């Protein structure tokens, strides 16, 4: 000197669904019962909020849109595929290693 893996500090970006339940408390109902909220517990996941976490920041599928959409499978989902060189989407700076190329010195 290059790209590359790791990996630091600042700083931006991002998500948080589904399905059971006892006690409590709001709502709705004549009542039966039904809903939401809180705790707890199962699913998938890096994360399913207390978060000084997780992930992801152009080599960008972190995440949104399309999408209340489509195919699968669930107990049920935003689960698990495709859509998808579709259309958006936050950066700078360093560190350290192995590797390649060059140049220098040395034996």
């Nucleotide at each position: 000197u290059g790209g590359u893996g790791c990996u630091g500090u600042u700083a931006g970006g991002g998500g948080u669904g589904c399905c059971a339940a006892c006690c409590c408390c709001g709502c709705c109902a004549a009542a039966a019962g039904g809903u939401g909220g809180c705790u707890u517990g199962g699913c998938u996941g890096a994360g399913a909020a207390g978060a000084u976490a997780c992930c992801c920041u152009c080599u960008g599928a972190a995440c949104c849109u399309g999408a209340u959409a489509u195919g699968u499978a669930u107990a049920a989902u935003g689960a698990c595929a495709g859509c998808g060189c579709a259309g958006g989407g936050a950066a700078a700076c360093g560190g350290u290693a192995a590797c390649a190329a060059u140049u220098a010195u040395u034996u």